[in-house]
Context: one part of a larger RNA
RNA sequence: GGAUGAAUGUUUCUGGCAUGCUUAACACAUGCAAGUCGGACAGGAAGUGGUGUUUCCAGUGGCGGACGGAUGAAUAACGCAUAAGAACCUACCCUUGAGAGGGGAACAACAGCUGGAAACGGCUGCAAAUACCUCGUACGAUGAGGAGUAAAAUGAAGAAUCUGCCCAAAGAGGGGCUCGCGUCUGAUUAGCUAGUGGUCAGGGCAAUAGCUUACCAAGGCGAUGAUCAGUAGCUGGUCCGAGAGGAUGAUCAGCCACACUGGGACUGAGACACGGCCCAGACUCCUACGGGAGGCAGCAGUGGGGAAUUUUCCGCAAUGGGCGAAAGCCUGACGGAGCAAUGCCGCGUGGAGGUAGAAGGCCUACGGGUCGUGAACUUCUUUUCCCGGAGAAGAAACAAUGACGGUAUCUGGGGAAUAAGCAUCGGCUAACUCUGUGCCAGCAGCCGCGGUAAUACAGAGGAUGCAAGCGUUAUCC
Numbered sequence: 001g002g003a004u005g006a007a008u009g010u011u012u013c014u015g016g017c018a019u020g021c022u023u024a025a026c027a028c029a030u031g032c033a034a035g036u037c038g039g040a041c042a043g044g045a046a047g048u049g050g051u052g053u054u055u056c057c058a059g060u061g062g063c064g065g066a067c068g069g070a071u072g073a074a075u076a077a078c079g080c081a082u083a084a085g086a087a088c089c090u091a092c093c094c095u096u097g098a099g100a101g102g103g104g105a106a107c108a109a110c111a112g113c114u115g116g117a118a119a120c121g122g123c124u125g126c127a128a129a130u131a132c133c134u135c136g137u138a139c140g141a142u143g144a145g146g147a148g149u150a151a152a153a154u155g156a157a158g159a160a161u162c163u164g165c166c167c168a169a170a171g172a173g174g175g176g177c178u179c180g181c182g183u184c185u186g187a188u189u190a191g192c193u194a195g196u197g198g199u200c201a202g203g204g205c206a207a208u209a210g211c212u213u214a215c216c217a218a219g220g221c222g223a224u225g226a227u228c229a230g231u232a233g234c235u236g237g238u239c240c241g242a243g244a245g246g247a248u249g250a251u252c253a254g255c256c257a258c259a260c261u262g263g264g265a266c267u268g269a270g271a272c273a274c275g276g277c278c279c280a281g282a283c284u285c286c287u288a289c290g291g292g293a294g295g296c297a298g299c300a301g302u303g304g305g306g307a308a309u310u311u312u313c314c315g316c317a318a319u320g321g322g323c324g325a326a327a328g329c330c331u332g333a334c335g336g337a338g339c340a341a342u343g344c345c346g347c348g349u350g351g352a353g354g355u356a357g358a359a360g361g362c363c364u365a366c367g368g369g370u371c372g373u374g375a376a377c378u379u380c381u382u383u384u385c386c387c388g389g390a391g392a393a394g395a396a397a398c399a400a401u402g403a404c405g406g407u408a409u410c411u412g413g414g415g416a417a418u419a420a421g422c423a424u425c426g427g428c429u430a431a432c433u434c435u436g437u438g439c440c441a442g443c444a445g446c447c448g449c450g451g452u453a454a455u456a457c458a459g460a461g462g463a464u465g466c467a468a469g470c471g472u473u474a475u476c477c
Base pairs, nucleotide, nucleotide: 001477002476003475004474006473007472008471009470010469014346015345016344017343018342019340020339021305026303027302028301030300031299032298035063036062037061040060041059043057044056045055046054071257072256079183080182082180084178085177088175089174090173093171095169096168097167099165101135102134103133104132110125111124112123113122114121115120139148153163156161184230185229186228191221192220193219196218198216201213202212203211233255234254235253236252237248238247239246240245260281261280262279263278264277283294284293285292286291311337313336314335315334319333320331321330322329323328350380351379352378353377360371361370362369363368385414386413387412388411389410390409394404421466422465423464424463425462426447427446428445432461433460434459435458436457442449443448
């Protein structure tokens, strides 16, 4: 000198765009953050004078809750980055081929009885389905016998057709696995390792594999740093630097890991699953003491910690996602507004004229000098500001549909009106005098200053620098 997710002192007119718990992965009141489908199904309710039509719905069923969002605790690792590989899986989507024949038994809901304070249940009975089972067909290891094994409809319609289902193959996108190389510090850590390294044979997985089991033989890693200990999410990037390189990993993007702590599996194409389940633990809450409920590292918000970090806001109008044939519903993703000079960029606080060089302050050699064209005064303008008028784009997709927002912007009127501070002035380093103090009070980044003439302390006048900021502190280059 540059930089910062900064903090702090002081000051503060305004716009745009960004950013905002770096500390306790501490504990959380309250609300919301994942639903949807009645065009899969039986049924119930509302409404209608009745039928029909319509609307809503607990339950069965389907798809989605594995995405999106948060955090960085763990992890020195094939975790990440880069370059390759072979023994794999893939719902929805796209393409192609083939198909959908027959039959059956239940379980919820519901009804009855009943347990419990509650959470939640128990028994009996009962009709549905795109829920479940079975036969046939097709396929099919093999020398053969025949191990096994698919299907489901719905709506509209006069029909064509549309949608959904099963099997096989291919694709796209996604994911699992292996490997070369790279990836912090310590030797005041030198030896480490028995499923350990390898062969064969069972098991297991979507798949390779000590992944697992038995047997065999005794290997494997290490001074090119194994093991151990400490620290740490990695990268694209960011900051500094002419570069080499050093530091760093907020926001945005990719990957990984985690979801009160530890463990486990279930379902599913996909999880060992943030707002799913089970067990154990700590903590909090309810209880009729028998037993139950919970998990903000989602968005707001609270307490606590801290030098320190925002609203319990508006909207699904846009973009995107889930479900649905669609209308649509849901969406604290997202789009916006609010708060904070936290940062970057922009604009203003007036322009021109104006010497009686006024009053006043300060200095003085008492002549004067300086603040200083600065003010007053004259004239002009209205960026901003105040009061009116008009008023978007963002909406795609015929029409309708805008949270932002009567916002941005345009225009009429008014009046210089509403708007400057902070630090420094001994040298480094731009900028000097007076008064007070008297090694005191104090200053200080380094050198140093102050003991009676202090340009270094304090005040004043003046000056210098930057400017809605300016100083200080902390950290990096």